[in-house]
Predicted 3D model of RNase P RNA and transfer RNA as a complex of 478 nucleotides.
Rfam match: Bacterial RNase P class A. It is annotated as a ribozyme. Rfam links the family to the GO terms ribonuclease P activity, tRNA processing and dimeric ribonuclease P complex.
RNA sequence: CGAGCGGGCCGGGUGGUCGCGGCCUGUGGCGGAUGCGUUGUGGGCCGAGGAAAGUCUGGACUCCAUAGGGCACGAUGCUGGAUAACACCCAGGCGGGGUGACCCGCGGACAGGGCCACAGAAACAGACUGCCUGGCUUAGCCAGGUGAUGGUGAAAAGGUGGGGUAAAAGCCCACCGGCGCCCCGGGUGACCGGAGCGGCCAGGUAACCCCCAUCGGGAGCAAGGCCAAACAGGAGACGAGUGCGUUUCCCGCUAGUCGGGAGACGUGCGGGACGCGGCCCGUGUCCAUCAAUCUCCGGGUGGGCUGCUUGAGGUACCGGGUGACCGGUGCCCUAGAUAGAUGACCGCCGCCCUAGCUUUUGCUGGGGGACAGAAUCCGGCUUACAGGCCCGCUCGUGCG
RNA sequence: CGGGAUGUAGCGCAGCUUGGUCAGCGCGCCGUGUUCGGGACGCGGAGGUCGGAGGUUCAAAUCCUCUCAUCCCGACCA
Numbered sequence: 001c002g003a004g005c006g007g008g009c010c011g012g013g014u015g016g017u018c019g020c021g022g023c024c025u026g027u028g029g030c031g032g033a034u035g036c037g038u039u040g041u042g043g044g045c046c047g048a049g050g051a052a053a054g055u056c057u058g059g060a061c062u063c064c065a066u067a068g069g070g071c072a073c074g075a076u077g078c079u080g081g082a083u084a085a086c087a088c089c090c091a092g093g094c095g096g097g098g099u100g101a102c103c104c105g106c107g108g109a110c111a112g113g114g115c116c117a118c119a120g121a122a123a124c125a126g127a128c129u130g131c132c133u134g135g136c137u138u139a140g141c142c143a144g145g146u147g148a149u150g151g152u153g154a155a156a157a158g159g160u161g162g163g164g165u166a167a168a169a170g171c172c173c174a175c176c177g178g179c180g181c182c183c184c185g186g187g188u189g190a191c192c193g194g195a196g197c198g199g200c201c202a203g204g205u206a207a208c209c210c211c212c213a214u215c216g217g218g219a220g221c222a223a224g225g226c227c228a229a230a231c232a233g234g235a236g237a238c239g240a241g242u243g244c245g246u247u248u249c250c251c252g253c254u255a256g257u258c259g260g261g262a263g264a265c266g267u268g269c270g271g272g273a274c275g276c277g278g279c280c281c282g283u284g285u286c287c288a289u290c291a292a293u294c295u296c297c298g299g300g301u302g303g304g305c306u307g308c309u310u311g312a313g314g315u316a317c318c319g320g321g322u323g324a325c326c327g328g329u330g331c332c333c334u335a336g337a338u339a340g341a342u343g344a345c346c347g348c349c350g351c352c353c354u355a356g357c358u359u360u361u362g363c364u365g366g367g368g369g370a371c372a373g374a375a376u377c378c379g380g381c382u383u384a385c386a387g388g389c390c391c392g393c394u395c396g397u398g399c400g
Numbered sequence: 401c402g403g404g405a406u407g408u409a410g411c412g413c414a415g416c417u418u419g420g421u422c423a424g425c426g427c428g429c430c431g432u433g434u435u436c437g438g439g440a441c442g443c444g445g446a447g448g449u450c451g452g453a454g455g456u457u458c459a460a461a462u463c464c465u466c467u468c469a470u471c472c473c474g475a476c477c478a
Stems, first nucleotide, its partner, number of pairs: 001396010012349007020047012049371001053382002056380005061220004068281004073216005078092004093106005107211002112209002114205003128150001130146007158176006177201002179198003183194004224306004233297005241269012253256001271287005299477003313332008351368007401474007410427004420458001429445005451467005
């Protein structure tokens, strides 16, 4: 210098005029007994993002019960760590790709089931061609052996060499590759290194069912709480009781500490509704034909306050850790709108592109500046993005 | 703001759960026959890379992930 890899950061600055939202404060009007509310005006302070986005995830928070047990369902998936938690992140392991910096992937296919279209003889078992043996009525047919040959396919029985055989084949042997079992050493572990044994060599697919391990109750700030205004209710779920005790009334005759019937209260069992929005158990509240609760139809309002923004917050230094991250001390406050404010115009500087003059430099003119915008909050992932900066590293080439 | 569904020929829809043999049906369109002409009817035909991108697999409309577009539901009170 060229080509590339990984990580981090910025995402215009400054001034003026007008305008918008919030908070504090001074002041005027109106309502009101003050507090206070509302409206106008002056001053001060603050006012979008790295993704605020997609809503893919994990939590906080709120309600349903303090969130229970089992099945089902769903999610995650090498190991260890970190964290409030996670699908993220960090470190390591193995496999694959790249000359390299580096990047990508990850449980189990000897627990079982399913599937592998077409082609092909055969898709996990059978014999089309070929080879070999035997028989026969001998250009051929039949029976058997063979996976070594050809062809098919995405995938076809470990590979090479030798022995062996009628022809063959891990059938046997040597070496190599894989798998399983056992032992030794290292490591927390995934796993690695080494020695031995077994010819065990029959595939793929789990983003098909499934198995194993771990985790998950549901809904979501339109959650939830308080206040105000207005209106009109209707239908359905809805049906089933019973034992015991106390007591009231009625009837019977054997006149009692009796029998039968009806009612009230309490309680047990059972039933129904809801929490419970997959099902069962369990549990809580309510209920006795009236209601409660829920669902549907119909009706009314289109208001206010709260939740609401200081938080697993940011940043500098120190300490621990390889690192993600954690601890301590100091400093800082950084939007809370509700149909949704954060904008428009102009000047100067800075950046990029381009034309002319000049031609080291520079001057003048024109143009450009992305993706996008809070809506309960936070961690992560993913996606979009004009232009620019910094750090570390790799490969090639040249010079010293 | 929150929750959910759909996307396949010009239009309306199947197929997706069980991946394959072929992406199909109705209307519409084109040609032709019939008719004096048109419609209806008969015969024949064209038109799709399944919204887009990536992945799993031998193989994807179908399974997984991301993304784009469209549609639906959800306020409070009695």